This is a predicted structure of an 88-nucleotide RNA (transfer RNA) from Cephalotrichum gorgonifer. The sequence is in RNAcentral, with records from ENA. Its Rfam family is "tRNA". About the family: Transfer RNA (tRNA) molecules are approximately 80 nucleotides in length. It is annotated as a transfer RNA. Its mean pLDDT, the model's own confidence on a scale to 100, is 81.
Formats: sequence, structure tokens, C1' cells
RNA sequence: GCCUCCGUGGCUCAGUGGCAAAGCGUCUCACUCGUAGUAUAACACUAUCGCAAUGAGAAGAUCCUCGGUUCAAUUCCGAGCGGGGGCA
Repeated sequence: GCCUCCGUGGCUCAGUGGCAAAGCGUCUCACUCGUAGUAUAACACUAUCGCAAUGAGAAGAUCCUCGGUUCAAUUCCGAGCGGGGGCA
């Protein structure tokens, strides 16, 4: 230099012209458990406690950028930027 694939919440990714889905993570709440304290014969009660389990809910995306096509673009087309692979 040429060819090819990819770029979507913090991360992993689905979607493929008409409202962007899911898992992990984050936050909140409930409950359980634990821890600490209070009290007790015991059950128990309290907590600005918890890198704990489970459940429910919430927030979080200019869909890499610019331009084009279209009534409408994350999706199609062009250019650019970034990344992976191949060839030379």
C1' cells in the first nucleotide's frame, strides 16, 4: 500500500429502515444471614455496620465522526477516525 471484518450504556454483546433487547456491574428497597451493641432464662430489640445470599425496582446509550439517500437511518451509500485478521 491492497483486501476483509468490527466500532451499540462502565464491561460483554443482540438488533438491522419505523420506540435499542439481554447478561455482568452500579444504585435503592425488602427479606435473610452475618457483625456490633442493648437486654434477657429464652424468644427479642437497635444499627450513618456489611466487597454476604435471594427477590423487586431504578438510573445509565449524540448506536465512533461528518456528509448523502429516505417521510423516517443504529441499520443503506460515501469519506474519515480507531481496532482485529489476511496479502504484498